[in-house]
RNA sequence: AGGAGAAACAGUCGCGCUUUAGGAAAUAAUCUGAAGUGAGGAAAGUCCGAGCUCCAAAGACUCAGGACGCCCGGUAACGCCGGGGCGGAGUGAUCCGACGGAAAGUGCCGCAGAAACUAUACCGCCCGCCGAAGGCGGGUAAGGGUGAAAUCGUGGUGUAAGAGACCACGGCUACCGGUAGUAAUAUCGGUUGCGGGUAAACCCCGUCCGGAGCAAGGCCAAAUAGGGGAAGAGGGGUUGAGUCGCCCCGCUAUCAUUCCCGGGUGGGCCGCAUGGAAUGGCCGGGUAACCGGUCAUCAAGAUAAAUGACUGUUGGCCUGUCCUUCGGGACCGGUUUACAGAACUCGGCUUAUUUCCUGCUU
RNA sequence: GGGGCCGUAGUCUAGCCUGGAUAAGGCACCAGCCUCCGGAGUUGGGUAUCCCCGGUUCAAAUCCGGGCGGUCCCGCCA
Numbered sequence: 001a002g003g004a005g006a007a008a009c010a011g012u013c014g015c016g017c018u019u020u021a022g023g024a025a026a027u028a029a030u031c032u033g034a035a036g037u038g039a040g041g042a043a044a045g046u047c048c049g050a051g052c053u054c055c056a057a058a059g060a061c062u063c064a065g066g067a068c069g070c071c072c073g074g075u076a077a078c079g080c081c082g083g084g085g086c087g088g089a090g091u092g093a094u095c096c097g098a099c100g101g102a103a104a105g106u107g108c109c110g111c112a113g114a115a116a117c118u119a120u121a122c123c124g125c126c127c128g129c130c131g132a133a134g135g136c137g138g139g140u141a142a143g144g145g146u147g148a149a150a151u152c153g154u155g156g157u158g159u160a161a162g163a164g165a166c167c168a169c170g171g172c173u174a175c176c177g178g179u180a181g182u183a184a185u186a187u188c189g190g191u192u193g194c195g196g197g198u199a200a201a202c203c204c205c206g207u208c209c210g211g212a213g214c215a216a217g218g219c220c221a222a223a224u225a226g227g228g229g230a231a232g233a234g235g236g237g238u239u240g241a242g243u244c245g246c247c248c249c250g251c252u253a254u255c256a257u258u259c260c261c262g263g264g265u266g267g268g269c270c271g272c273a274u275g276g277a278a279u280g281g282c283c284g285g286g287u288a289a290c291c292g293g294u295c296a297u298c299a300a301g302a303u304a305a306a307u308g309a310c311u312g313u314u315g316g317c318c319u320g321u322c323c324u325u326c327g328g329g330a331c332c333g334g335u336u337u338a339c340a341g342a343a344c345u346c347g348g349c350u351u352a353u354u355u356c357c358u359g360c361u362u
Numbered sequence: 363g364g365g366g367c368c369g370u371a372g373u374c375u376a377g378c379c380u381g382g383a384u385a386a387g388g389c390a391c392c393a394g395c396c397u398c399c400g401g402a403g404u405u406g407g408g409u410a411u412c413c414c415c416g417g418u419u420c421a422a423a424u425c426c427g428g429g430c431g432g433u434c435c436c437g438c439c440a
Base pairs, nucleotide, nucleotide: 001358002357003356004355005354007314008313009312010311011310012309013308015038016037017036018035019034020033021032022031023030040339044350045349047348048347049346050345051344052213053212054211055210058238059244060243061242062241063240065209066208067207068206069205070084071083072082073081074080085099086097087096088095089094100204101203105202106201107198108197109196122144123143124140125139126138127137128136129135130134152170153169154168155167156166157165171194172193174191175190176189177188178187179186180185217270218269219268220267227261228260229259230258231257232255234249235248236247237246263439264438276298278297279296280295281294282293283292284291285290315336316335317334318333320331321330322329323328363436364435365434366433367432368431369430372389373388374387375386382420391407392406393405394404395403413429414428415427416426417425
C1' cells in the first nucleotide's frame, strides 16, 4: 500500500416478525404448536448527494446568501470515485494538495530593519568642501547588517564608486507560433517585461442551488367547554428581501385570517420491509472508476424497541509439558475477546475499532 | 427530524468579528505586614497544553476542516 474476516456446525432453552394449524360460541385480540427468518463494516456522526412525500405549477426577473473551482472520464446525482497533469514531502516504497485570479481594485504584513512596495539609506563605497580627528553636502544600492520575506541570478563591460545602465548565459511572467497530447500541460522558437506575500482577508471571474422533511404525507378511531375574549378587510400561498405573474379563501360577520385564555389526545393501520439507480456468481469491454450480457436470489422490521444464553465438535489465539529430522508435531488447560447495535430507503464521505494475509521500501 | 449558542487559571467572565508574541479582570488561593490568636484590612505573587486533532499563514485563543462534551429552542388535534 492492497485485500479478507468479525468464527462455523449441531443440540437445548428463550425473544421479535412472517406464514400456517388448533383452542375457548364467532371476528379482532390473546394462548398453544409447527415451519421460515432475525444487525454492521461502520447499523454511528447526520457532513454531502438522491429516491419518496407535501407545499397549485416547481413560474420569470433583480439583489442578497451559500457551495464548488487544474484536465478528461464514471455516475441517477454529488462537494463522491477513477485516471492524468502540475506542485509539495520523503533515502525510498509511497503519500499529500480548499489546485481559478495577487499583472482588476481595496486592506493587512507586529517586533527588528534605512526601507515591507514605490518611497527610501544604518554601516560601507565614491566625489566635493572645511586645516586634521571628524563633520557637512551629494552620488550609489555592488558588500555588510535586519527580517519569514529586501527590488531576477552568475560572470563581464562600464564607472569617481556603482547599478538590467549595457552584453552573454540562465530563471520567471504574459502574448504569438511550431511539435506531442482529447485536454490540463510539456517542449522548442520569437517578442515584451522583471510587477514580494496574503483571497482558510474583503473581493473579482466562472458553474450550480425553490422550501420542508417519514413527527413527510394519507386513512380510521377516541375525546371536549367542538368554549370564551380581542383585532379584522383584506389575508394566505414561495419559504432571505423585493417586483411581476398565477392560485386559494374572504369582504361586516353563523366570518377568511391573526393573537390571547381555556380544552382534548398523546391510540391503530398504510407509507414500511427490498422487485430495484437491488445483491451475488460467470463472461465480455475498459488502465481504472464503471458499463453491458447472462444465470441465480428476494433478504430483520421492532415502537421503548426482538436479534440472546448454555453445552459439544471443528477452527483461531494463549500458557505449560513432552517429542523432534529443528521445518514442526502431540497432549493438558484457558479463551473465543475490539468498536459498536437497525428504526423510511439508497450512493458516498468522515469518525471509532480488532485480527489475519499478500506485495513493496528502508 | 430541524435549528441556534457555548467550551479560556479553582470559579465567573473579557479578548475572537478586524491574527502579532509576557492571554486581561473580579472572587477564591498563597506569602508578608497588622493582631495575643483568628477574621476584617493592607502590600505583593502566580495559578492557563485557550476542549482535542489536523491545516492555512512568517505567525492561530482568534481563520478553516474534522472530532468530543454541554446547553437552549421548534414540531399533534379542534
Description:
This is a predicted complex of two RNAs, RNase P RNA and transfer RNA, with 440 nucleotides together. It holds a member of the Rfam family "Bacterial RNase P class A". The family's RNA type in Rfam is ribozyme. Its mean pLDDT, the model's own confidence on a scale to 100, is 77.